Context: one part of a larger RNA
RNA sequence: GGCGUGCGUGUGGAUGCCUUGGCGCAAGUAGGCGAUGAAGGACGUGGCCAGCUACGAUAAGCCUCGGGGAGUGGCAAGCACACUGUGAUCCGGGGAUUUCCGAAUCGGGAAACCGGGCCGAUGCGAACAUCGGUCAUCCCGUGGUGAAUACAUAGCCGCGGGAGGCGAACCCAGGGAAGUGAACCAUCUCAGUACCUGGAGGAAGAGAAAACAACCGUGAUUCCGAAAGUAGUGGCGAGCGAAAUCGGAAGAGCCUAAACCAGGCGAUUCGAAAGGAGAGCCUGGGGUUGCAGGACCACAAUAAUCUCGUGGACAGCCGGCCCGAAUGGGGCGGAGGCUCACGAGGUUAAAAGAGGGAUAGGAAAGCGUUAACUGAACGGUCUGGAAAGUCCGGCCAUAGAGGGUGACAGCCCCGUAAGUGAAAAUGCAAUCCUCCUUCCAGCGGCUCCUAAGUACCGCGGGACACGUGGAACCCUGCGGGAAUCUGCCGGGACCAUCCGGUAAGGCUAAAUACUGACUUGCGACCGAUAGUGAACUAGUACCGUGAGGGAAAGGUGAAAAGAACCCCUGCGAGGGGAGUGAAAUAGUACCUGAAACCGCAUGCCU
Numbered sequence: 001g002g003c004g005u006g007c008g009u010g011u012g013g014a015u016g017c018c019u020u021g022g023c024g025c026a027a028g029u030a031g032g033c034g035a036u037g038a039a040g041g042a043c044g045u046g047g048c049c050a051g052c053u054a055c056g057a058u059a060a061g062c063c064u065c066g067g068g069g070a071g072u073g074g075c076a077a078g079c080a081c082a083c084u085g086u087g088a089u090c091c092g093g094g095g096a097u098u099u100c101c102g103a104a105u106c107g108g109g110a111a112a113c114c115g116g117g118c119c120g121a122u123g124c125g126a127a128c129a130u131c132g133g134u135c136a137u138c139c140c141g142u143g144g145u146g147a148a149u150a151c152a153u154a155g156c157c158g159c160g161g162g163a164g165g166c167g168a169a170c171c172c173a174g175g176g177a178a179g180u181g182a183a184c185c186a187u188c189u190c191a192g193u194a195c196c197u198g199g200a201g202g203a204a205g206a207g208a209a210a211a212c213a214a215c216c217g218u219g220a221u222u223c224c225g226a227a228a229g230u231a232g233u234g235g236c237g238a239g240c241g242a243a244a245u246c247g248g249a250a251g252a253g254c255c256u257a258a259a260c261c262a263g264g265c266g267a268u269u270c271g272a273a274a275g276g277a278g279a280g281c282c283u284g285g286g287g288u289u290g291c292a293g294g295a296c297c298a299c300a301a302u303a304a305u306c307u308c309g310u311g312g313a314c315a316g317c318c319g320g321c322c323c324g325a326a327u328g329g330g331g332c333g334g335a336g337g338c339u340c341a342c343g344a345g346g347u348u349a350a351a352a353g354a355g356g357g358a359u360a361g362g363a364a365a366g367c368g369u370u371a372a373c374u375g376a377a378c379g380g381u382c383u384g385g386a387a388a389g390u391c392c393g394g395c396c397a398u399a400g401a402g403g404g405u406g407a408c409a410g411c412c413c414c415g416u417a418a419g420u421g422a423a424a425a426u427g428c429a430a431u432c433c434u435c436c437u438u439c440c441a442g443c444g445g446c447u448c449c450u451a452a453g454u455a456c457c458g459c460g461g462g463a464c465a466c467g468u469g470g471a472a473c474c475c476u477g478c479g480g481g482a483a484u485c486u487g488c489c490g491g492g493a494c495c496a497u498c499c500g501g502u503a504a505g506g507c508u509a510a511a512u513a514c515u516g517a518c519u520u521g522c523g524a525c526c527g528a529u530a531g532u533g534a535a536c537u538a539g540u541a542c543c544g545u546g547a548g549g550g551a552a553a554g555g556u557g558a559a560a561a562g563a564a565c566c567c568c569u570g571c572g573a574g575g576g577g578a579g580u581g582a583a584a585u586a587g588u589a590c591c592u593g594a595a596a597c598c599g600c601a602u603g604c605c606u
Stems, first nucleotide, its partner, number of pairs: 001605008010597001016591001017555002021526002023523007030515002032166002040101003043056003047079002051075002062095006071083003106115003116135008137163009170201001171199005181188001185235001211218002222249005232240002253507003256451001260285006268277003290485001292450004296445002299442001302349011314337001317334003321330003353439005360434004366428005372420003378393003382389001394411002396400001402414003456480007466492001487502005542549002562590001565577004
């Protein structure tokens, strides 16, 4: 020196155990915040305060209303000083304050800084300083003013609204790759994917047949399962890939434009004027469909009202008659009044009843959300540091889920089952009132209306499962360019017949998609090289000019009881005694403490 063996208060931090943190799923809530200044930050705020948290010059906080009931001044000890049954701290509702930056919006700017205008305030306050308010842009509406240029318009100045920015995914739209596959590669594929941009909502989009179907029928849209990897398409390669129809989820239908009527404005025009005509536009009514419908006209019906006529009833007036001496009574006739019924004509289109409202306004029982509260039942013995363990004997249970407590607890604690609860704010909401709306409303007819640079055609493209193909249907850049219900479109070139529908305007809940956030529950999910990058001052330290990249790092003990005192030493580090503790080979370099490695001892070999 090597190999082996044994040992070590060595080193090291594997393993085991643990979990404050993650991951996933389900259900529910919520689905937005922002010029009343957001998201996100900077800088501050504590008696001693560097970080995190909280808060904002009222600064770990202020006010108020509820809850709660003994301690409290965050993580986080200690000192000092305070608060608290006159109810603190704490939890929840509402409110106040809320520096500076940031859309950032008075101007500038290298974010958290600099410099202003106007009005007001404070100081004797002009200078100067401080404080409060206000001053960005664009769009819409509205008022005033007002050029070149006569009217006007532009412009300018007010006033009132709105927008701007942020946000995980989902959605719609405008743009739109390549790696790849085709065993190369170019059509093709990847893929209308990734990505960029714009926009919106709690969902979005779609949606009430110019649809399908096939001679039978269905009856808006969306989503799921099948049809079906079928029919097709395809350098007929790689690949791409329907629909009818059937079974389900859900279920809901409506409003305009036009004809016509009324009102208003009105270019222009006739006229000497007065006064007319008047395209067009606006507002209101009307009207909204395919079995065509509507307007208009005529007839009819209903209701209300006006006029006229007829009849009836009623009180008064006039005329004459009868009874009566007379007041008076009876009945007859006439005109007018009122009322009822019928008929004729005119005007208006409502009333009542029955439904429906996707919520327009208001009220509102009730049910939730945001704090909480009540809540059963156990003792002894043994071991032990400690009992929840053993043994013995009990009890509760609408509660034997779970967690904690010095080892394993239904009955020790928190809880659990069950039940109770809101001053305030807020969600849903039966129902009621107002409001809106539909039906009741018919028959016939000449005429009028029923969405135009549209449909359609040609060329070039796109999109349809469909790559130009026999290529329909849909969209449209360029060019051409209809018809008006005896119309027009479609049924996969095209034509005929037949069938279906009614384009060129719009709205529409539900079933569907998603989860950054909140609440609850669960897991043949992880357990510190795992699980998030992050269990810990983590998007931190650190790296990079920057975009960006991006760690390591958990565990004493039941309880600090965290080792008084003594000794060595540098009033060190470290250690030895003593003491605490069940344990210190649990001493903060702390549970367990493997191996490499280091050292000591020893056997053999050299």